[in-house]
RNA sequence: GUGUUCGUAGCUCAACUGGCAGGGCACCAGACUUUUAAUCUGGAGACUGGAAGUUCGAAUCUUCCCGGGCACA
Numbered sequence: 001g002u003g004u005u006c007g008u009a010g011c012u013c014a015a016c017u018g019g020c021a022g023g024g025c026a027c028c029a030g031a032c033u034u035u036u037a038a039u040c041u042g043g044a045g046a047c048u049g050g051a052a053g054u055u056c057g058a059a060u061c062u063u064c065c066c067g068g069g070c071a072c073a
Stems, first nucleotide, its partner, number of pairs: 001072007010025004019056001027043005049065005
């Protein structure tokens, strides 16, 4: 350089051929416990890498850019 694939919460993954962005761990509060841990209950946290386009509606489709992986050169 060319092709291909990925980018969603602090971390790791979902989102059913476009229709309200969820789970686990971690974090915070409460219950339990002499305390901690464990367990149970509740809570907060994301403009879905960036910019445009299509659409009534985009994490999802299209284009460009940025970053990572793989293959070829």

A computed fold for a 73-nucleotide RNA from Robiginitalea sp., annotated as transfer RNA. The sequence is in RNAcentral, with records from ENA.